[in-house]
Context: one part of a larger RNA
RNA sequence: GCCGGCGAGUUACGAUAUGUAGCGAGGUUAAGUGCUUAAGGCACGGAGCCGAAGCGAAAGCGAGUUCGAAAUGAGCGAAAUUAUAGUUGCAUACCGUAGACCCGAAACCAGAUGACCUAACCAUGAGCAGGUUGAAGCGAUGGUAACACGUCGUGGAGGACCGAACCCACGUCCGUUGAAACGUCCGGGGAUGACUUGUGGUUAGAGGUGAAACGCCAAUCGAAUCUGGUUAUAGCUGGUUCUCCUCGAAAUAGCUUUAGGGCUAGCCUCUGUUUAUAGAUUACUGGGGGUAAAUCACUGAAUGGACUAGGGGCCUUCGCGGGUUACCAAAUCCUAUCAAAAUUUGAAUACCAGAUAAUUGUUUACAGGGAGUCAGACAGUGUGAGAUAAGUUUCAUUGUCAAAACGGAAACAGCCGAGAUCUACAACUAAGGUCCCAAAGUAAUGGUUAAGUGGAAAAGGAUGUGUUAUUGCUUAGACAACCAGGAUGUUGGCUCAGAAGCAGCCACUCAUUAAAAGAGUGCGUAAUAGCUCACUGGUCGAGUGAUAGUGCGCCGAAGAUUCAACGGGGCUAAAACCAUACACCGAAGUUUAGGGAUUGUGUUUACACAAUCGGUAGAGGAGCAAUGUAUGCGGGCAGAAGCGAUAUCGAAAGGGGUCGUGGACUGCAUACAAGAGAGAAUGCCGGC
Numbered sequence: 001g002c003c004g005g006c007g008a009g010u011u012a013c014g015a016u017a018u019g020u021a022g023c024g025a026g027g028u029u030a031a032g033u034g035c036u037u038a039a040g041g042c043a044c045g046g047a048g049c050c051g052a053a054g055c056g057a058a059a060g061c062g063a064g065u066u067c068g069a070a071a072u073g074a075g076c077g078a079a080a081u082u083a084u085a086g087u088u089g090c091a092u093a094c095c096g097u098a099g100a101c102c103c104g105a106a107a108c109c110a111g112a113u114g115a116c117c118u119a120a121c122c123a124u125g126a127g128c129a130g131g132u133u134g135a136a137g138c139g140a141u142g143g144u145a146a147c148a149c150g151u152c153g154u155g156g157a158g159g160a161c162c163g164a165a166c167c168c169a170c171g172u173c174c175g176u177u178g179a180a181a182c183g184u185c186c187g188g189g190g191a192u193g194a195c196u197u198g199u200g201g202u203u204a205g206a207g208g209u210g211a212a213a214c215g216c217c218a219a220u221c222g223a224a225u226c227u228g229g230u231u232a233u234a235g236c237u238g239g240u241u242c243u244c245c246u247c248g249a250a251a252u253a254g255c256u257u258u259a260g261g262g263c264u265a266g267c268c269u270c271u272g273u274u275u276a277u278a279g280a281u282u283a284c285u286g287g288g289g290g291u292a293a294a295u296c297a298c299u300g301a302a303u304g305g306a307c308u309a310g311g312g313g314c315c316u317u318c319g320c321g322g323g324u325u326a327c328c329a330a331a332u333c334c335u336a337u338c339a340a341a342a343u344u345u346g347a348a349u350a351c352c353a354g355a356u357a358a359u360u361g362u363u364u365a366c367a368g369g370g371a372g373u374c375a376g377a378c379a380g381u382g383u384g385a386g387a388u389a390a391g392u393u394u395c396a397u398u399g400u401c402a403a404a405a406c407g408g409a410a411a412c413a414g415c416c417g418a419g420a421u422c423u424a425c426a427a428c429u430a431a432g433g434u435c436c437c438a439a440a441g442u443a444a445u446g447g448u449u450a451a452g453u454g455g456a457a458a459a460g461g462a463u464g465u466g467u468u469a470u471u472g473c474u475u476a477g478a479c480a481a482c483c484a485g486g487a488u489g490u491u492g493g494c495u496c497a498g499a500a501g502c503a504g505c506c507a508c509u510c511a512u513u514a515a516a517a518g519a520g521u522g523c524g525u526a527a528u529a530g531c532u533c534a535c536u537g538g539u540c541g542a543g544u545g546a547u548a549g550u551g552c553g554c555c556g557a558a559g560a561u562u563c564a565a566c567g568g569g570g571c572u573a574a575a576a577c578c579a580u581a582c583a584c585c586g587a588a589g590u591u592u593a594g595g596g597a598u599u600g601u602g603u604u605u606a607c608a609c610a611a612u613c614g615g616u617a618g619a620g621g622a623g624c625a626a627u628g629u630a631u632g633c634g635g636g637c638a639g640a641a642g643c644g645a646u647a648u649c650g651a652a653a654g655g656g657g658u659c660g661u662g663g664a665c666u667g668c669a670u671a672c673a674a675g676a677g678a679g680a681a682u683g684c685c686g687g688c
Base pairs, nucleotide, nucleotide: 001688002687003686004685005684006683011098012097013096014095016093017092018091019090020089021088022087023086026050027049028048032044033043034042035041036039054061055060064076065075066074067073101239102238104236108229109228110227111226112225113224119203120202121201122200123199124198125197126196127195128193130162131161132160133158137154138153139152140151141150142149166190167189168188170187171186174183205221207217208216209215242623243622244621245620246619247618252265253264254263255262256261266373267372268370269369270368271367272366273365278363279360280359281358282357283356284354285353286352287351293345294343295342299339300338301337304334305333306332308329310328311327312325313324314323315322316321376401377400378399379398380397381396382395384393385392406417407416408415421595422594423593424592426591427590428589432585433584434583435569436568437567441582444580445579446578447577448576454571460555461554464552465551466550467549468548469547470546471545472544473543481539482538483537484536485535487512488511489510492506493505494504518533522531523530596613597612598611599610600609601608602607603606624677627673628672629671630670631669632668633667634666635665642661643660644659645658646657648655649654
């Protein structure tokens, strides 16, 4: 891991509700006793309990009572209007108390068992090859006044040195389902000592022992092990076993030592009552509102100016005061603005109520039984927080998902279309599509785009190109190009080293000659010079400039897997974009044909009609199968159960037939009872 078996809402006693049965203003016995045909027993037993009356803390009173001195007061009640109904069994659902659906802690407490491991200690024993060093003391000798001290011997000290046994465990490798639940090889440290070791003994868990690491106390130690309390508790995780049918949520509010848990309400379901021009939607009528917008009358913010208190500067004055001001500035006026906590105004929606009409067709309301839900997600819209960031976060509102399959969006819970009762190799459509992959137009008409734009992006930039306008010049010859001119007073005046059209300043910037020519458009010079433009003539011969709007494109445009930013191939009078009209494809939508179920209505006993039949948590209903009991009826050696095969029946759980195997038991109907259904629990046991 697979297969097989086992494996989880039970039982007792109470409460409540519903169903059913008995009796009924009553209902009922408990313990116990007696009897018997011994079982679904029968009879006795009225103690007790519930109900028929309440109020008060109570005494107590009583259709009333309590408070009170009292009430025509207030509280709780009776009666009354349609109205006294309970009680005892059984069954079902759910709740409470019990282990209470099952498995699961780490822990806590009590009593025992442990120092044969290990820690420390006590008693009594044992062990340490060999080599080295050479302390004190002592002797001799030198030396001293005497000591001291030196030298040579002797001597044999030391938590001394080197190094086996012995003890330890510092390093790497190997080993890592090991040879070994801590080891091996090679090296390493101590090795006469705080050394090592044998035997016997002592200390015990709220504890011991500890050269101290929370170490060790029998492979167990921040509190040993075993047994018991014990099915500890677990607001937590996991698991919880057959089928079909009807309906079908929530992820919110309030409170909570509460926030991943609860309680009540909200939303779901079932039962009963209620059936009414109830409920819902639309139209209509009547309401209140202060949002969006708008506005500046209020409250504030805030631009420029006028006017003008006050203040500052300057001038003047001995002082009082006066003058002035491109300074600051209240109020006032004009002007341009702004606001979630501004409003003289003010929608659309939404909300409330109502007569009538239409649609829908019980969807309403109340009472009672049973729940689940309290982590929500994304999308559109309106706000807040954040950075007008987030697949962010907090609200409101609508939708979808959650609990919704199917078609589209390449793929894609939350987007678009659409809500799957079943069958069909029928039809029509939706979104979206129609060259190939791939069902359907290589369709039509008129345009646009040349960028593979389409098939990612901004400010900004540009003789891209289409289109709509306005406007200038133009056969009296425009625009472009070429040829020629572009002069004179004058080097205008000033300034300046110089300033001559062209550093700068000034000037109503003049005048002359002219076809035309600025006191000069740019380049240039130190200043001149030189080149050029405006302007004019000629050549040429038809359009040529400017501005604004708009459609589609271009640049701006650098990334990490691979062309990787059309799903792909591939596409250019498209297979791109815009507009128009048509055809077709396309879903579990709709229709067609047939079948089933649920609910309601009508008739009537099986028909008709109508509506409905996605579904998690969950509520309700109806069944199937296994085991046993009772009653009845059966089957079986001419072959039971079990097992194998099989083209059968039923909406399903499932049922039946036949054949084989097997070799002795077993079924059906009805009712009842429960150890009553397995795929999951890192489930348990067994097999492989």
Description:
This is a predicted structure of a 688-nucleotide part of an RNA (large-subunit ribosomal RNA, domain II) from a Clostridiales bacterium. Its Rfam family is "Bacterial large subunit ribosomal RNA". Its family is annotated with ribosome and structural constituent of ribosome in the Gene Ontology. The source organism's lineage runs through Bacteria, Bacillati, Bacillota, Clostridia and Eubacteriales. The RNAcentral record of the full RNA draws on ENA.